[in-house]
RNA sequence: UCGUGAAGUGCGCUUAGUCUCGCUGGCGCGGGAGCGGGGGAACCACUUUUCAUCGGGGCGCAUCGUCGCUCGGGAGCGCAUCGUCGGUCGAGGGCGCAUCGCCGUUCGGCGUAGGGCAACUCUUUCGGCCCAAGCCCGUCAGCUAACCCCGCAGGCGUCGAAAGAGAGACCCU
Numbered sequence: 001u002c003g004u005g006a007a008g009u010g011c012g013c014u015u016a017g018u019c020u021c022g023c024u025g026g027c028g029c030g031g032g033a034g035c036g037g038g039g040g041a042a043c044c045a046c047u048u049u050u051c052a053u054c055g056g057g058g059c060g061c062a063u064c065g066u067c068g069c070u071c072g073g074g075a076g077c078g079c080a081u082c083g084u085c086g087g088u089c090g091a092g093g094g095c096g097c098a099u100c101g102c103c104g105u106u107c108g109g110c111g112u113a114g115g116g117c118a119a120c121u122c123u124u125u126c127g128g129c130c131c132a133a134g135c136c137c138g139u140c141a142g143c144u145a146a147c148c149c150c151g152c153a154g155g156c157g158u159c160g161a162a163a164g165a166g167a168g169a170c171c172c173u
Stems, first nucleotide, its partner, number of pairs: 011157004018033006034152006044142001055140001056137004064111005071104003074100002076097004081091003114131004120166008
């Protein structure tokens, strides 16, 4: 000097996820402000339920599409069985096929609605990079005044340039 790891303190990013008061030796409990979410009339809206395959809804930026893979189902075709004198027709179940711009599903790829990128703050523009998840309710919820209920976690450490508006600091007088 560079890199990595740990602990503490401070400052920041994302986000609703912050500030504060009281009690307790502590764990923790209770309250206020502020921010956020859900339920819930009238009026309005929906009467799109059912029809092979698939209940519905909420939080969240995280939606939609396509390709391939896994599994299941359905329609179709064929065979066998039963009823019938025969043909046809019918029946519920069995076996097989591999046909379908079929439905759902597992895993993965590509794109995309949308979202993020900080050293004073906000907005806009030009490039660049990243995310595009996950969870919950439990058959039930459109909107919704009064009213009721709930949350204030977690994860992280900075890409640059330009314009406008605003705030603040320092120096001088």
Notes:
The RNA shown here (c-di-AMP riboswitch aptamer (ydaO/yuaA leader)) has 173 nucleotides and comes from a Phycisphaerales bacterium. NCBI's taxonomy places the organism under Bacteria, Pseudomonadati, Planctomycetota, Phycisphaerae, Phycisphaerales. The sequence was found by an Rfam model in a public genome assembly. It matches the Rfam family "c-di-AMP riboswitch aptamer (ydaO/yuaA leader)". Its family is annotated with cyclic-di-AMP binding and regulation of gene expression in the Gene Ontology.